Notes
The RNA shown here (transfer RNA) has 71 nucleotides and comes from a Patescibacteria group bacterium. Its mean pLDDT, the model's own confidence on a scale to 100, is 80. The sequence was found in a public genome assembly. Its Rfam family is "tRNA". Rfam classes the family as a transfer RNA.
């Protein structure tokens, strides 16, 4: 140079057109004299810039990082 896959929450994964989840992790409240545990509630997420659609993480382009293979 080229081909092929990957990019979702703090970390690890689902969902693959129709309001984006679940575990641990965080906060805040209850249980306890206090920790450690348990229970409850919340906050925090599609890499980027276009397209297509009534409606994109999702389908199509191009970039940008990563990661394999060929040269």
């Nucleotide at each position: 140079g080229g081909g092929c896959c990957u990019a979702u929450a703090g970390u690890a994964u689902a969902u693959c057109g129709g309001u984006a989840a679940u575990a641990c992790g965080c906060a805040u409240c209850c249980a306890u004299g206090g920790c450690a545990u348990g229970g409850a509630u919340g906050a925090g997420u599609g890499u980027c810039g276009g397209g297509u659609u009534c409606g994109a993480c999702u389908c199509c382009c191009g970039a940008u990082a990563g990661g394999u293979c060929c040269a």